[in-house]
């Protein structure tokens, strides 16, 4: 320098053939259970979907430009 992949909750990920309130597991908070802890059960909180523009009635999803990380090539 060129090509490819990834970026979504504290962590790991799904969703990416555009559509309603953005979800799952773990973690966290509260309650129940227990002598207590753990396990289990119930409820709940938490997101500028990496950033900035564009297209559209409508964008996590499509287009453009950046940033970070990983892989391959030179």
């Nucleotide at each position: 320098c060129g090509g490819g992949g990834a970026g979504u909750a504290g962590c790991g990920c799904a969703g990416c053939u555009g559509g309603c309130u953005a979800g799952c597991g773990c973690a966290c908070a509260u309650g129940c259970u227990u002598u207590g802890g753990g396990a289990g059960c119930a409820u709940g909180g938490g997101g500028u979907c990496c950033c900035g523009g564009g297209u559209u009635c409508g964008a996590a999803u499509c287009c453009c430009g950046g940033c970070u990380c990983c892989c391959c090539g030179a």

This is a predicted structure of a 74-nucleotide RNA (transfer RNA) from a Candidatus Omnitrophota bacterium. It matches the Rfam family "tRNA". Its family is annotated with triplet codon-amino acid adaptor activity in the Gene Ontology. The coordinates come from a structure-prediction model, not an experiment, and the mean pLDDT is 80.